[in-house]
RNA sequence: GGCCCAUUCGUCUAGUGGAUAGGACACCUGAUUCUCAAUCAGGAGAAGACGGAUCGAAACCGUCAUGGGCUG
Numbered sequence: 001g002g003c004c005c006a007u008u009c010g011u012c013u014a015g016u017g018g019a020u021a022g023g024a025c026a027c028c029u030g031a032u033u034c035u036c037a038a039u040c041a042g043g044a045g046a047a048g049a050c051g052g053a054u055c056g057a058a059a060c061c062g063u064c065a066u067g068g069g070c071u072g
Stems, first nucleotide, its partner, number of pairs: 001071007010025004018055001027043005048064005
């Protein structure tokens, strides 16, 4: 340099065009407890950037960025 893959809450992940982006762990608050843990109830928290197609995009297309793989 060429080709391919990936990018969603703090972490791991679901979703294959119809709008409240779901779950687990972690975190916060409350209950329980002498305290902690556990348990129970509740809560906050996410689409890499830009553009395009579409009535509508996390999803489809392009460019860029970052990471990974193969290859010269």

This is a predicted structure of a 72-nucleotide RNA (transfer RNA) from Pseudaminobacter soli (ex Zhang et al. 2022). It was read from a public genome assembly. Its mean pLDDT, the model's own confidence on a scale to 100, is 82.